[in-house]
């Protein structure tokens, strides 16, 4: 000095006029709500009648405390690292209980970590990378079924295309050579992504793991390290027994359903209609119609699809199921003190974990934090001056530029987007001393 891995923060400040949301505190106006007078109309009760009481509504008049709306003033707050996507986990609500159990789907070395998860951290194996480092839907192909196009003799327990060898005939005087046939062979060459171990040697008629040595690979056995996946080592064997499971499947494991448009309160209002629709037995009373009690049975609902199992209603004043109408489309809660945030100390390789201590940081409600100007930064380009062998570095001065993008219950992750700057710590590479 270039190039790169792996983490980590920021993403403008400052100031000055105007503008908003919600907190919290003071004041202030005051029709509404209240009380109380008087007048008028209406119901209703007494009363022979004038008339008399309550309660209601309208209209006036005084008073008047809290609170609701409305103004004014003070204090301090007000978007993100992804608020996004809607993909996972979860709180929280509501289905009476979510009980078992098939399907269904999701995850898949090991060990940790969390509330938990398909995250995360640490290992271990395999692949890429000189390398700091990254990827891996990473159990199981002797449970089963399936594929492997085309090539090519043959793609699963298969196979002779071109060869190699001997053996019979036959062409030759005869040997090479050439044709035939039946046989051995898969060492050697093509075909393929991939071809039933691979390198030596011996053996062989030519060959073959046919034999031996080393190697991979599979079983088995035994030492040694490790919590574990595994990892090193020895030993003995028949030698050799593709791939794909992000094919279907099998094993393990974990999973009710819906969801803030979730549910809750308080005001207001309105209209119901049709249709289907599950039963017998005994005793009682009663002149009968009929009615009360008990059994059993049966129907229906709750639970995404299906079963068991439980509770709940109901079998002709009938539960509950389908269709058609109709009323609320308003206000208040849910709405933010939290598996919360910093700081410190311990403990751990790490994720995290555990104390202390202190801090309160939007809650809107068709959607609030913006708008304007100055001035400094900060990136880029060109241009002068200056230092340096040089790469380059410090100054002034024009012009230009500023990403992705806005909570709507709240967390915890993951994925995707993102202009520039900064800090850590590694790894390579060139130069010079």
């Nucleotide at each position: 000095g270039g190039g790169g891995c792996g983490g980590g923060a920021c993403g403008g400040g400052c100031g000055a006029c105007c503008g908003c949301c919600g907190g919290u505190c003071g004041g202030g106006a005051g029709a509404g709500u209240c009380c109380g007078g008087c007048g008028g109309c209406g119901u209703u009760c007494c009363g022979c009648g004038a008339g008399g009481a309550a309660c209601g509504c309208c209209g006036u008049c005084g008073g008047g405390a809290a609170u609701g709306c409305c103004c004014c003033g003070g204090c301090g707050g007000g978007a993100g690292g992804a608020a996004a996507g809607u993909c996972c986990g979860g709180g929280c609500u509501c289905c009476a209980c979510g009980g078992g159990g098939c399907a269904c789907g999701a995850u898949g070395g090991u060990g940790g970590g969390u509330a938990a998860c398909g995250c995360c951290c640490a290992c271990c194996g395999g692949c890429c990378g000189c390398g700091a480092g990254g990827c891996c839907a990473g159990g199981g192909a002797c449970a089963g079924u399936g594929c492997c196009a085309c090539a090519g003799a043959g793609a699963a327990c298969a196979g002779a295309c071109c060869g190699c060898c001997g053996g019979c005939g036959g062409g030759u005087g005869a040997c090479c050579c050439c044709c035939g046939c039946a046989g051995g062979u898969a060492a050697g060459g093509g075909u393929g992504a991939a071809a039933c171990g691979g390198u030596g040697a011996g053996g062989u008629a030519a060959g073959a793991g046919c034999u031996c040595a080393c190697c991979a690979g599979c079983g088995g056995c035994c030492c040694g390290g490790g919590u574990g996946a595994c990892c090193g080592g020895g030993c003995c064997g028949g030698c050799u027994c593709g791939g794909c499971a992000a094919a279907c499947c099998c094993c393990a494991u974990c999973g009710g359903g819906a969801g803030c448009a979730a549910g809750g309160c308080c005001a207001a209002g309105c209209a119901g209609g049709a249709a289907g629709g599950a039963g017998c037995c005994g005793g009682c009373c009663g002149c009968g119609a009929g009615g009360c009690c008990g059994g059993c049975a049966c129907g229906g609902g709750a639970c995404g699809g299906c079963c068991c199992g439980u509770c709940c209603c109901g079998u002709c004043c009938g539960a509950c199921u389908u269709c058609c109408g109709g009323g609320u489309c308003g206000g208040c809660c849910g709405c933010c003190a939290g598996a919360g945030g910093u700081g410190c100390c311990g403990g751990g390789c790490a994720a995290c974990c555990g104390g202390c201590a202190u801090c309160c940081u939007a809650g809107a409600g068709a959607a609030a934090u913006g708008g304007u100007c100055g001035c400094c930064a900060c990136c880029g380009c060109c241009g002068c001056g200056u230092c340096g062998c040089g790469a380059g570095g410090c100054g002034c001065g024009g012009c230009g530029g500023g990403a992705c993008a806005g909570a709507a219950c709240c967390c915890g992750g993951c994925u995707u987007a993102c202009a520039g700057u900064c800090c850590c710590g590694c790894c390579c590479c060139c130069g010079u001393c």